RNA sequence: GCCCCGGUAGCUCAACCGGCAGAGCGGUUGAUCUGUAAUCAAUUGGUUAAGGGUUCAAAUCCCUUCCGGGGCU
Numbered sequence: 001g002c003c004c005c006g007g008u009a010g011c012u013c014a015a016c017c018g019g020c021a022g023a024g025c026g027g028u029u030g031a032u033c034u035g036u037a038a039u040c041a042a043u044u045g046g047u048u049a050a051g052g053g054u055u056c057a058a059a060u061c062c063c064u065u066c067c068g069g070g071g072c073u
Stems, first nucleotide, its partner, number of pairs: 001072007010025004019056001026044006049065005
């Protein structure tokens, strides 16, 4: 330098053929317990890497850039 895959909540990941952004873990509060852990209940969470474009509508499609991983030379 070229090619491929990925970037979504604090972490690990979903989100179908473009149509309400979710789960688990975590955090907080409460219950339970002599106490802690565990368990149960409630609650808390997002500029979907950035910018632009297409569209009634974009995490999703297109372009550019950035970051991470892999391959080729």